[in-house]
Predicted 3D model of a 370-nucleotide RNA (Bacterial RNase P class A) from a Chloroflexota bacterium. Its mean pLDDT, the model's own confidence on a scale to 100, is 76. It is recorded under the gene name rnpB. The source organism's lineage runs through Bacteria, Bacillati and Chloroflexota.
């Protein structure tokens, strides 16, 4: 100095005038004073919960979700650390990563043959003869294909083949290491695939609906309405069983109310320091209170600054040329333009997606100089 990898942060500021919402003080009220007022994703509504309501408990079936191991967490399909496989020179990144000897199924076309087999070819024997036929052996070579009797090399053979040997892969056994996934070594026979983001099997987990939940107040009205059921019935997604609870329950038609208050922000919260842990995270001490709207507030105007882009100069340096031209780097001046993605609606932990521009840290690698 170029290219890259991983992570973190900012993404506007200041002033003046006017305007809006909340809280507190004061006031009969208005006014006045003080304090506060969108995000890293507020988005998606994809997971998990807190909270609310539906009396509830247990067992089974059905249904759904996750899927290597160990930790973290309130929990998770999330995060951290490892393992295996793959990509990359590397830093690093990706994985829908349990089981194919529980069963059932698929692998089109091509090809001789896709759980089975010999198209071409090679070798041997016989017959005939300048090129063929029959029989036998073969899967090393060729063709087809995503995939074809483990791979590659040597020996051996009539030609070949794990037929034999060495090195690998797979499978099985033993020993050692590790909490574990797995890893390493030794031995062995010689070995017919792939697909479970196919059905399925196995392990683990799972009530439903949701702040338009729900609670309360006020106000108004029309139920001579219809049907089922009779200790029947009803009782948290479907079905079954058992217990238990209520004393009626369910369905249809019609009418009234559409107003207000709460829920509504003190939280699995945030900041600093120390301790433990590789880390995620946990513990201790101290400190802080940071929107709460309801047709939906947090804005408008002006000026200056910040950042970025373009153009025109000045300064410095280099090259050419002869007093001009071109190029480059930093600084400086002026003008013009731009200033990302985007806005709470009960709250929180994640994941995913969007983002002009800028800053920082660590690591990998190329070139040059010392």
């Nucleotide at each position: 100095u170029g290219a890259g990898u991983a992570a973190a942060c900012c993404g506007g500021g200041u002033g003046a005038c006017c305007g809006c919402c909340c809280c507190g003080a004061u006031u009969a009220a208005c006014a006045u004073c003080g304090g506060g007022g969108a995000g890293g994703a507020a988005a998606g509504u994809c997971c998990g919960a807190g909270c609310u309501c539906c009396a509830c408990c247990g067992g089974g079936c059905a249904g759904g979700a996750u899927g290597c191991u160990g930790g973290g967490u309130a929990a998770c399909g999330c995060c951290c650390a490892g393992g295996a496989g793959g990509g990359g020179u590397a830093a690093c990144c990706c994985u829908a990563c349990g089981g194919a000897a529980a069963g059932c199924g698929c692998c089109a076309c091509a090809g001789a043959a896709a759980c089975a087999u010999a198209c071409c070819g090679u070798c041997c024997u016989u017959c005939g003869g300048c090129u063929g036929a029959a029989g036998g052996a073969u899967a090393a070579g060729g063709g087809u294909g995503a995939a074809a009797u483990g791979g590659c090399g040597a020996g051996g053979u009539a030609a070949g083949a794990g037929c034999u040997c060495a090195c690998c892969a797979g499978c099985g056994g033993c020993u050692g290491g590790g909490u574990g996934a797995c890893c390493a070594g030794c031995c062995g026979g010689c070995u017919g695939g792939g697909c479970a983001a196919a059905c399925c099997c196995c392990a683990u987990c799972c009530g439903g609906a949701g702040c338009a939940a729900g609670a309360c107040c006020a106000a108004a009205u029309a139920g001579a309405g219809g049907g089922a059921u009779a200790g029947a019935g009803g009782g948290a997604c479907g079905c079954c069983c058992g217990g238990c609870c209520c004393a009626g329950u369910c369905c249809c038609c019609g009418g009234g109310u559409u107003g207000g208050u709460c829920g509504c922000u003190u939280g699995a919260u945030c900041c600093u320091u120390c301790c433990g842990g590789u880390a995620a995270c946990g513990g201790a001490a101290g400190g802080a209170c940071u929107a709460g709207a309801u047709a939906g507030a947090u804005g408008g105007u002006c000026a200056c600054c910040g950042u970025c882009c373009u153009u025109c100069g000045g300064u410095c340096g280099a090259a050419g040329a002869c007093u001009c031209u071109u190029c480059g780097a930093g600084c400086u001046g002026a003008a013009g333009g731009a200033u990302a993605c985007a806005g709470a609606a009960c709250u929180c932990g994640g994941c995913u997606u969007a983002c002009a521009g800028g800053u920082u840290u660590a690591c990998u690698u190329g070139a040059c100089c010392c």